Notes: Predicted 3D model of a 328-nucleotide part of an RNA (large-subunit ribosomal RNA, domain IV) from an uncultured Alphaproteobacteria bacterium. Model confidence (mean pLDDT): 89 of 100.
Context: one part of a larger RNA
RNA sequence: CUGCAUUGAAGGAACUCGGCAAAAUACCUCCGUAAGUUCGCGAGAAGGAGGCCCUAUCGUUAGGCAACUAUUGGUAGGGGGCACAAACCAGGGGGUGGCGACUGUUUACUAAAAACACAGGGCUCUGCGAAGCCGCAAGGCGAAGUAUAGGGUCUGACGCCUGCCCGGUGCCGGAAGGUUAAGAGGAGGUGUGCAAGCACCGAAUUGAAGCCCCGGUAAACGGCGGCCGUAACUAUAACGGUCCUAAGGUAGCGAAAUUCCUUGUCGGGUAAGUUCCGACCUGCACGAAUGGCGUAACGACUUCCCCGCUGUCUCCAAUGCAGACUCA
Numbered sequence: 001c002u003g004c005a006u007u008g009a010a011g012g013a014a015c016u017c018g019g020c021a022a023a024a025u026a027c028c029u030c031c032g033u034a035a036g037u038u039c040g041c042g043a044g045a046a047g048g049a050g051g052c053c054c055u056a057u058c059g060u061u062a063g064g065c066a067a068c069u070a071u072u073g074g075u076a077g078g079g080g081g082c083a084c085a086a087a088c089c090a091g092g093g094g095g096u097g098g099c100g101a102c103u104g105u106u107u108a109c110u111a112a113a114a115a116c117a118c119a120g121g122g123c124u125c126u127g128c129g130a131a132g133c134c135g136c137a138a139g140g141c142g143a144a145g146u147a148u149a150g151g152g153u154c155u156g157a158c159g160c161c162u163g164c165c166c167g168g169u170g171c172c173g174g175a176a177g178g179u180u181a182a183g184a185g186g187a188g189g190u191g192u193g194c195a196a197g198c199a200c201c202g203a204a205u206u207g208a209a210g211c212c213c214c215g216g217u218a219a220a221c222g223g224c225g226g227c228c229g230u231a232a233c234u235a236u237a238a239c240g241g242u243c244c245u246a247a248g249g250u251a252g253c254g255a256a257a258u259u260c261c262u263u264g265u266c267g268g269g270u271a272a273g274u275u276c277c278g279a280c281c282u283g284c285a286c287g288a289a290u291g292g293c294g295u296a297a298c299g300a301c302u303u304c305c306c307c308g309c310u311g312u313c314u315c316c317a318a319u320g321c322a323g324a325c326u327c328a
Base pairs, nucleotide, nucleotide: 001323002322003321004320005319006318007317008316010314011313014312019309027051028050029049030048031047036041038157052079053078054077055076056075057074058073059072061070062069063068080084092307093306094305095304097302098301099299100298104116105115120155121154122153123152124151125150126149132141133140134139158294159293160292161291163224164223165222168221169220170217171216172215173214174213177212178211179210183206184205188201189200190199191198192197225243226242227241228240229239252286253283264280265279266278267277268276
């Protein structure tokens, strides 16, 4: 000096990306326990007190005729120790926001999560020799099921809700019309031949699906504007004009896991706060099942704050063990 342990004056997170690590808490009985809430919970909330041994006394329960034996509780008094859940074992706690409802699942060997799943919701296909899937087929799964079933897809408990657009793309429907392949059809023509014929080209006309066309459909893929003016201070614009569009973003939320400018501005917390919380709205570039906004409970998730606690630190020191190192 390194590793693993133990201890530490005063301070107590000043350390650091971050209390990482360590310390602290820890058991049983009794008391006591907030906001919120889906009334289940939250909750072991939080926060306190007691616990060893001896004596006296009053009981409990079981057995017994009784004496008594065993068991367990209350009250009072006393004893010893540094220490009485005496070792080991054995929750730190509280507040706040985000995300995800939850228990679960996952990158075997760098990611456990806010990702996946989930119950619940919707759309859509499928009438049974089902749809869908595997197979060349036979055949099989679906299913020894039958629309309260099965497949696909999106969303993701619960609460309140889920606005406008069908122009494009997709899907569904449409006895008309247009276009249209092979085929049918053969006017007419060509070659050859004396001819019959043989061979070939071929106009009208006819000919499906598809496409065009006409409708529907957004919890289908998706989309959801600009400029100018206007009120008796100023500012702003309920109001008006105009251009464009299929329609111009409704409710709710908003510097957000989304905000570039930005450490926006104001408020709170600190002596001091690019983080955090509450507001504002100028949303570069939120927004309604690629769901919107809330939400008790839950989380080895994540942000910020507080109490306790500490060698994380101010600032390091000592000791034990094992190395390294020196000598033999």